This is a predicted structure of a 73-nucleotide RNA (transfer RNA) from Ipomoea nil. Its Rfam family is "tRNA". The prediction has a mean pLDDT of 80. RNAcentral holds the sequence, with entries from Rfam.

RNA sequence: GCACCUGUAGCUCAGUGGAUAGAGCGUCUGUUUCCGAAGCAGAAAGUUGUAGGUUUGACCCCUACCUGGUGUG
Numbered sequence: 001g002c003a004c005c006u007g008u009a010g011c012u013c014a015g016u017g018g019a020u021a022g023a024g025c026g027u028c029u030g031u032u033u034c035c036g037a038a039g040c041a042g043a044a045a046g047u048u049g050u051a052g053g054u055u056u057g058a059c060c061c062c063u064a065c066c067u068g069g070u071g072u073g
Base pairs, nucleotide, nucleotide: 001072002071003070004069005068007066010025011024012023013022018056027043028042029041030040031039049065050064051063052062053061
């Protein structure tokens, strides 16, 4: 240089064009306890990498760019 893959919550990841984008772990609060842990109940936390395009409607399809990775010369 070329080809392919990846990017969604603090972390690991779901979400195959249609309701308010979710789960586990973690964090915080309450409950419980002599104090913790565990359990139980609840809460916070998202510009879905960036910018455009298609569509009545986009995390999802298309294009360019950026980040990380794999292969290859």